[in-house]
């Protein structure tokens, strides 16, 4: 401190993802040891069992068991002594623990107030503690009851209870009272009235009563702070003040009667969610965001809900009473419980421990004390759950063992790593010793533990995740879009470093990984530290209430601010520092930070506040001034349309062509009256006006705003402006009118697969006026609003000032309104004094894309609809300017036998040949639009041959190496036998090189290693080839532009067959490419000539040389380039023809031409042999041959070539034979000889327009020929046969001159077999205005949502199938306020009935108290109607999502009707 992901590639905008660190943590693999920590986040779910609050006998009565003694009727009794449960009474349970369910509050946290209170127990001080009285539990009896418990009767004590007395003080009422206060108090003084006490004692003392301080603990009350929704906007009836009463310790609507009608709320009441609050924790540079486990402080809660009692102190966790629900006991009558204490247990959950020791420490109730009690606490057990530390051993040691993985087979790596050698003992085992923690002796749960000591013996002790890239680490088999994996972005479809496995690395390491959640990385909510033309984002405009900011000089204020200073922010915790535990982790001490804190004081710049001036801001006055600025009435003409007449006559109309409509009942056209409605041509202008929507004849009339000049007047009166209030284009919509032309809906006609559509005839709403809605827009400058400042030029409205005769011109100034353009800015585009710069104000919006401007809710509209606005769920991006391509039914230039103009053909026919395709045992394989299809193949009968079928053979047909072996051996010519053949068995002949003479080699046999294979993959590859295309391209290097893709150069003006060449230009220069050089012809020289020709020569053959360069002349041109038009010339502008393919494309084609990685097979996918297939045949296609005839068939004569080939060959003459062809042998290794006859042509003569004397398939049938073989399946030849076919449909090819077209001849393969291919010559045309159109290319330029690049992207709808969601007749649950209605406890109140010891009374009786009862309140119940929120519903709406489904093609190119709102 940054990576990764949108794109072909870039820059930005954006949003997901990752690395850090954290936890009460979980779950997976693993696990040696210790210290300190920590451990039910889920059901405030329900709990068995035990324990967590008692204690005092020195208050009290009384007293069991046991001991001792006595006595006994032996039943048991008395005395002592003991002191257990239990009871009366004190204290204490209101502390300690334990959860966070409830609260959004004064619950907390800080400051404070309390003149509005309390305070058992502690401490100081003062005054007292006298006299009397009656009860009453335990106890005894008697009685209920299952039990829990009780119910009469009778006896007893207190520090229990009550009466009298005393009162320094206390308290309450009246009186008096001063200083002083905003006012009221208080202290103070007098007068009346009232309220105490308890005793025990071991004699020390400890208790009791008043009364005043402390001290330490509570109650109350306020300032400010801290959650989220406005899709909660209005809430309140004890409500908000008042009086009087009542109540509490205490102020108080706390209660309550009476009056009043108040009180809070956008500085967000009320309502709903959500949550205990702090110190503090985690993170972060910090600002902050996140959390509130352990420890501390504070509140709440205690099964749920209400309640009071007691008491100093609660409405009380281990108290009571009541109600509910649960659970349990029970005799069925009634009772008893409340772990959110320690342990535990069940559920629940991913998930959280022992029913443990001990009161020895610290602390706490009680006690006067021993002491008792304490799951508070001290400790011990569980768990890597987390922090911190130790260790698994150290040193050497290489033949780099062995083994394992890879390999190019050479190695290399695991790895000094191991053994083996020396050493050490933390730790582990076994033995001894053995604390501190305990302050005067004594006493220790931990604990026989920490610690030490001695001894064994490397011994007890490593794992986990990773390894495409972010990210540190790479091979190797296996799998074959399978299985898998992944945090993003992606890997996997047969050479996966991404799955899985091994091996090897590479991170950490008693732990390593996952997943949860949190902060950060995220300046990605921006206070620090963002944005808004075009990425998401300026409300459509305007007005103005709150609210926010405000001009200049002075003076006071001190609120804000600063500065000092005191208080205060508990401990822990943090940071710094010293100490204790070996170290650390953990602990101790000091010291520091830490605040929107609170008082004092102080200063006065700036902000505010108040005063008092000012004119630069704003407005006002006075005269101009321009205008489609608004609103009303009212004229105007052109123009359409209708009707009425004249003229006229048959077609108008309308289109890309038509129809459909009008028109002989007379249209269109045309002249003339009329009627009515709407709009206002010329002028008009990036002219003007208005806030914006918008506003155009013309004329009055009412009106709003603007601007200039003057500087005359106020004297900050300003800006901006959530909320409200007006405005507010078309459309819609109500009433009521108007209705000409246009025209949604609709109805015709055409297009069209189809046309709910463009396109045309028709037409209704609407447009048009009135009033009143609606309120939306690409309401746009996609730019709020106002103020300053900040380089110029040009224009162009409307004033104005100067000059000037002048309202010309020109200059100046101001308000507007353009267009360029500097500085800046910007991601770029751009924008630039009308800023998108540069400032400060005020307001509105944004916050990844889809879901969606939609759902619910509201709120406003007659409706339509609008305003405000969400989640769930999905994606890994969507986006924005730009750039390089490729496209375009976008433009421009421009070229091509691309079209055109012409010339033959093809598509019909039969036939060849190839290809589908089907057939077959098998019809091998490959090629497939152009760029496959007479293509691999320059030639299948066998052979080829790769295929089938059948028969063999196994180190193999065929190469290499190694080891043994073999001498009549290898081999030949092989008889004979089997056999289809391979082969098998085998007689006969019979060898070579070297040689040191030993033998080696070759050869064969056997064996091992291999061999082989047209088996796969051409998508793993070379190489070669097609194609775009003989197209003019393709590109470097410096340089200079740009943040970057990249651009300049290679654009531009001209040219050219060419990026060919010239010019200019931020380019400048270079390669690959064209051009030339190279062959071949065409002219001529010249050498040299065999085997052409009688010589001689040079037609001819073979060299060598000239020749053509826009050189030369005129014109166009810019006086370059270069064009065009002559001249000479055999050739004239690259003379003609060839060879040659730049970067690149297309996973082109070829693993079957060779080569080659890689899989696969090895008695078989390999080799070898017959036979058969590749020749098949219902069809299609495609490429040629012959043809349809008279330009022509047939006969007969006749002429005139080139390129080529020939010894296993060409093969004359002659001779046979109708003929193929046989015979026959001369010549020739070739300018010599052969093959060879060229044929179209020309003469002559026949055919006479017919399926013929065209035309030649097919089929018989004789022969010939190669060859081992011509049956599947080969050429040819004679003779008969004589088939479709009369010039081919939609379409479609070739060709621009010695070309097409005809016409023959050659040769490669080849035994043989060509219509095919590759060459040769002969005869020898027509045509090109011209570049619109069609195909193909080149250059520019433009759009582009395309980049696999239009064969591209892409949109609805419908079908299936997953999700989540929204309505819905209704079902069901939760919260929840209100009315009614019963109404438990209990306070409080009333209480005439009943009870009752203390007081007064001799006594009747009183007083006073309980009690039932009765009333307000009131928890729950229950009636009944809402409110909010869930779940859930037949059915339904949409959405999203999901390789290869239906329709059509909306959008992007002018996307084929510009798109869009």
């Nucleotide at each position: 401190a940054g990576a990764g992901u949108u794109u072909g590639a870039u820059c930005c905008u954006g949003g997901c993802u990752c690395a850090g660190g954290a936890u009460g943590a979980a779950c997976g693999u693993u696990g040696g040891c210790g210290g300190c920590g920590u451990g039910c986040c889920u059901a405030a779910c329900a709990c068995a069992u035990g324990c967590a609050a008692g204690u005092c006998g020195a208050a009290c009565g009384g007293g069991a068991a046991g001991c001792a003694c006595c006595c006994u009727u032996c039943g048991g009794g008395g005395u002592g002594u003991g002191g257990a449960g239990a009871g009366u009474g004190g204290c204490g349970c209101a502390c300690g623990g334990g959860u966070g369910a409830g609260u959004a509050a004064c619950a907390c946290g800080u400051a404070g107030c309390u003149c509005a209170u309390c305070u058992a127990c502690c401490c100081c001080a003062g005054a007292g503690g006298a006299c009397g009285g009656g009860a009453u539990a335990a106890c005894c009896c008697u009685c209920g009851g299952a039990a829990a418990c009780g119910a009469g009767g009778g006896c007893u004590a207190a520090u229990a209870c009550c009466g009298u007395a005393u009162a320094a003080g206390c308290u309450c009422a009246c009186a008096g009272g001063c200083a002083g206060u905003a006012g009221c108090a208080a202290a103070c003084u007098g007068u009346g009235a009232g309220a105490a006490a308890a005793g025990c004692u071991c004699c020390g003392g400890c208790g009791c009563u008043c009364u005043g301080g402390g001290a330490g603990g509570g109650g109350g009350c306020u300032g400010c702070g801290g959650u989220c929704c406005a899709u909660c906007a209005g809430c309140u009836a004890g409500a908000u003040g008042g009086u009087g009463a009542g109540g509490u310790a205490a102020a108080g609507g706390c209660u309550u009667a009476c009056c009043a009608u108040g009180g809070c709320g956008a500085c967000g009441a009320c309502g709903g969610a959500u949550a205990g609050g702090g110190g503090a924790c985690c993170u972060g540079a910090g600002a902050g965001g996140g959390u509130g486990a352990c420890c501390c402080c504070c509140c709440a809660c205690a099964c749920u809900g209400g309640g009071a009692c007691u008491g100093a102190g609660a409405c009380a966790c281990g108290g009571c009473c009541c109600a509910g629900a649960c659970u349990c006991c029970u005799a069925c009558g009634g009772g008893a419980g409340g772990c959110a204490g320690c342990a535990g247990u069940g559920a629940g959950g991913a998930a959280u421990a022992u029913u443990g020791c001990a009161c020895a420490a610290u602390g706490g109730a009680c006690g006067a004390a021993a002491g008792u009690c304490u799951g508070a606490u001290g400790c011990a057990g569980c768990g890597a759950c987390g922090c911190c530390g130790c260790g698994u051993g150290g040193g050497g040691a290489u033949u780099g063992a062995a083994g394992g993985c890879c390999u190019u087979c050479g190695g290399g790596u695991c790895g000094u790593a191991a053994a083996g050698c020396c050493c050490u003992u933390u730790u582990c085992u076994g033995c001894g010793u053995g604390a501190c923690g305990a302050g005067a002796a004594a006493g220790g749960a931990c604990g026989g533990u920490a610690g030490c000591g001695c001894a064994g013996g490397a011994a007890u002790a490593a794992g986990u995740g990773u390894c495409g890239g972010c990210u540190a680490a790479c091979u190797a088999c296996g799998u074959g879009c399978c299985a898998g994996c992944a945090g993003c972005c992606g890997c996997g479809g047969u050479a996966a470093a991404a799955c899985g496995u091994a091996g090897g690395a590479c991170g950490c390491a008693a732990a390593c990984g996952u997943u949860a959640u949190c902060c950060g990385g995220a300046g990605u909510u921006a206070c620090u530290g963002g944005g808004c033309g075009u990425a998401a984002a300026g409300c459509g405009c305007g007005u103005g209430c709150a609210g926010g900011c405000g001009g200049u000089c002075g003076g006071u204020u001190a609120a804000g601010u600063u500065a000092c200073u005191u208080a205060u922010g508990a401990a822990a915790g943090c940071u710094c520092u010293u100490g204790g535990c070996u170290a650390a982790a953990c602990u101790a001490g000091g010291a520091g930070a830490g605040g929107u804190u609170g008082g004092a004081c102080a200063a006065a710049a700036c902000u505010g506040g108040c005063u008092a001036c000012c004119u630069a801001g704003a407005g006002g006055u006075a005269g101009g001034c321009a205008g489609a600025g608004g609103a009303a009435a009212g004229c105007g003409g052109a123009a359409u349309u209708c009707c009425c007449g004249g003229u006229g006559u048959a077609g108008c109309g309308g289109u890309g062509a038509a129809a459909u409509g009008c028109g002989u009942a007379g249209a269109u056209a045309u002249c003339g009256g009329g009627a009515g409605g709407a709009a206002c041509a010329c002028c008009a202008g990036u002219g003007g006006c208005g806030a914006a929507g918008g506003c155009g004849g013309c004329u009055u009339u009412c009106u709003g705003g603007g601007c200039c000049u003057a500087u005359u007047c106020u004297g900050a009166c300003g800006c901006u402006g959530a909320g409200g209030c007006g405005c507010g284009a078309a459309a819609g919509a109500g009433u009521g009118g108007g209705g000409a032309g246009c025209a949604a809906a609709c109805c015709g006609g055409a297009u069209u697969a189809g046309a709910u559509a463009c396109c045309c005839g028709g037409g209704u709403a609407g447009u048009c006026c009135a009033c009143g809605c609606c309120c939306u827009a690409a309401a746009c400058g996609u730019u709020g609003g106002a103020u300053g400042c900040u380089a110029g030029a040009c224009g162009u409205u409307c004033g104005u000032g100067c000059c000037c005769u002048g309202c010309c011109c020109c200059c100046u100034u101001c308000c507007g309104u353009g267009c360029c353009g500097u500085a800046g800015c910007u991601a770029a585009c751009g924008c630039u004094u009308u800023a998108a710069g540069c400032a400060g104000c005020c307001c509105g919006c944004c916050u990844g894309g889809g879901g969606a401007g939609u759902a619910c809710g509201g709120c406003c509209g007659c409706a339509a609809g609008g305003c405000u606005a969400a989640a769930a769920c999905u994606c890994a991006a969507a986006g924005g300017a730009a750039u390089u391509g490729a496209c375009g039914g976008g433009g421009g230039c421009c070229c091509g036998c691309a079209c055109a103009a012409g010339c033959g053909g093809c598509g019909g026919a039969g036939c060849g040949u190839g290809u589908g395709g089907u057939u077959u045992a098998a019809u091998u394989c490959g090629a497939u639009g152009c760029a496959a299809c007479g293509c691999g193949a320059a030639g299948a009968a066998c052979c080829u041959u790769a295929c089938c079928u059948g028969g063999g053979u196994u180190u193999g047909a065929c190469a290499u190496a190694g080891u043994g072996g073999u001498a009549g051996u290898a081999g030949u010519u092989g008889a004979a036998g089997c056999g289809a053949a391979a082969g098998c068995u085998a007689a006969a002949c019979g060898a070579c090189c070297c040689u040191u003479c030993g033998g080696g080699g070759a050869g064969c046999c056997a064996u091992u290693a291999c061999a082989g294979g047209u088996g796969c993959u051409g998508c793993a590859u070379g190489g070669c080839u097609g194609u775009c295309g003989u197209c003019a391209g393709c590109u470097c290097g410096u340089g200079c532009c740009g943040u970057g893709a990249g651009g300049u150069g290679u654009u531009c003006g001209g040219u050219u067959a060419a990026g060919u060449c010239c010019g200019c230009a931020a380019a400048c220069g270079a390669g690959c490419g064209c051009a030339a050089c190279c062959c071949c012809u065409g002219u001529c020289g010249u050498u040299a000539g065999u085997u052409a020709c009688a010589a001689g020569u040079g037609u001819c053959u073979a060299g060598c040389g000239a020749g053509a360069c826009u050189g030369c002349c005129c014109g166009u041109g810019g006086c370059a380039a270069a064009c065009g038009g002559g001249a000479g010339g055999a050739a004239g502008g690259u003379g003609g023809g060839g060879a040659u393919g730049a970067c690149g494309u297309c996973a082109a084609g070829u693993c079957a031409g060779c080569a080659u990685g890689g899989c696969c097979u090895u008695u078989a996918u390999a080799u070898c042999c017959a036979g058969g297939g590749c020749u098949a045949c219902a069809c299609a296609c495609a490429c040629g041959c012959u043809a349809c005839a008279a330009u022509g068939g047939c006969g007969c004569g006749u002429a005139c070539a080139a390129u080529g080939g020939g010894u296993a060959g060409c093969c004359a003459a002659g001779c046979c034979g109708c003929g193929a062809g046989g015979u026959g042998g001369a010549g020739c290794c070739a300018a010599u000889c052969c093959u060879a006859a060229a044929a179209a042509g020309c003469g002559c003569g026949u055919c006479u327009c017919a399926g013929u004397u065209c035309g030649g398939a097919u089929u018989g049938u004789a022969g010939g020929c190669u060859g081992c073989a011509a049956c599947u399946c080969g050429c040819c030849u004679g003779c008969a046969u004589g088939a479709a076919g009369u010039c081919g449909g939609a379409g479609u090819u070739g060709c621009u001159a010695g070309u097409a077209a005809c016409c023959g001849c050659g040769u490669a393969u080849c035994a043989g077999c060509a219509c095919g291919g590759c060459g040769c010559g002969g005869u020898g045309a027509a045509u090109a205005c011209g570049u619109u159109c069609c195909c193909g290319g080149g250059c520019c330029u433009u759009g582009u949502a395309c980049a696999c690049a239009c064969c591209g992207c892409c949109c609805g709808u419908c079908a299936c199938g997953u999700c989540a969601u929204g309505g819905a007749a209704g079902u069901u649950g939760g919260u929840u306020a209100c009315g009614c209605c019963u109404g438990a406890a209990g306070u409080c109140g009333g209480g005439a009935a009943g009870c009752a010891a203390a007081c007064c009374g001799c006594a009747a009786g009183g007083a006073u108290g309980c009690u039932a009862c009765c009333g307000c309140c009131g928890a729950a119940g229950g009636c009944a109607g809402g409110a909010c929120u869930g779940a859930u519903g037949a059915c339904u709406g949409g959405g999203a999502c999901g390789a290869a489904g239906u329709c059509g093609u909306a959008a992007c190119a002018a996307g084929g009707u510009a798109g869009c709102c």